Transfer RNA from a Promethearchaeota archaeon, 75 nucleotides, folded computationally. Lineage of the source: Archaea > Promethearchaeati > Promethearchaeota. It matches the Rfam family "tRNA". Rfam's curators write: Transfer RNA (tRNA) molecules are approximately 80 nucleotides in length.
RNA sequence: GCGCUCUUAGUAUAGUGGUAAGAAUCUCGGGUUUCCAACCCGAGGACCCGGGUUCAAUUCCCGGAGGGCGCACCA
Numbered sequence: 001g002c003g004c005u006c007u008u009a010g011u012a013u014a015g016u017g018g019u020a021a022g023a024a025u026c027u028c029g030g031g032u033u034u035c036c037a038a039c040c041c042g043a044g045g046a047c048c049c050g051g052g053u054u055c056a057a058u059u060c061c062c063g064g065a066g067g068g069c070g071c072a073c074c075a
Stems, first nucleotide, its partner, number of pairs: 001071007010025002013022001018055001026044006048064005
């Protein structure tokens, strides 16, 4: 340099063209317990950036950025 692929709470992830994005973990509050841990309940927090298509885009398309894999180059 070329090709493929991925990017979603602080972390590692599920999922989808339909307006209210899910679970875990995390944080906070409460319950339980002699206390802690564990457990239970509630609350909070996310679709990498720009453009396009569409009535509607986190989802599809193009470009960019970053990560991974393969190939090429390596004086």